This is a predicted structure of a 108-nucleotide RNA (SAM riboswitch aptamer (S box leader)) from an uncultured Chlorobiales bacterium. The sequence was found by an Rfam model in a public genome assembly. The prediction has a mean pLDDT of 79. It matches the Rfam family "SAM riboswitch aptamer (S box leader)". Rfam links the family to the GO term regulation of gene expression. Rfam's curators write: The SAM riboswitch is found upstream of a number of genes which code for proteins involved in methionine or cysteine biosynthesis in Gram-positive bacteria.

RNA sequence: CUAUCAUCCAGAAAGGCGGAGGGACUGGCCCUGCGAAGCCUUGGCAACCUUCAUUCCAGAAUGAGAGGUGCCAAAUCCAUCCCGGAGGGAAUCCGGGAAAGAUGAUGU
Numbered sequence: 001c002u003a004u005c006a007u008c009c010a011g012a013a014a015g016g017c018g019g020a021g022g023g024a025c026u027g028g029c030c031c032u033g034c035g036a037a038g039c040c041u042u043g044g045c046a047a048c049c050u051u052c053a054u055u056c057c058a059g060a061a062u063g064a065g066a067g068g069u070g071c072c073a074a075a076u077c078c079a080u081c082c083c084g085g086a087g088g089g090a091a092u093c094c095g096g097g098a099a100a101g102a103u104g105a106u107g108u
Base pairs, nucleotide, nucleotide: 003106004105005104006103007102008101013042014041015040016039017038021031022030023029026079027078028077043072044071045070047069048068049067050065051064052063053062054061055060056059076100081097082096083095084094085093086092
């Protein structure tokens, strides 16, 4: 980089440097000089892998840990496309799916 699969309404921030952007893209709506991005330090969370214990029985459940990756505003912040429903209709709302995205595991 690409493919497959799984998950995405839970959880978790302080300090220093920095000095205007950030939330992937578009639209909306937000965050931000009561300090954005980025970098560093320390801390934390526990999604996947993983370690230990217990139980059931042979890979699952629960609990504890935190080694690898990841993450620590808002549901992936919301929406777009399709299907169904509520609504006389429109606005709007609800449910499901797809697409896109993020992360992990596996494979090339």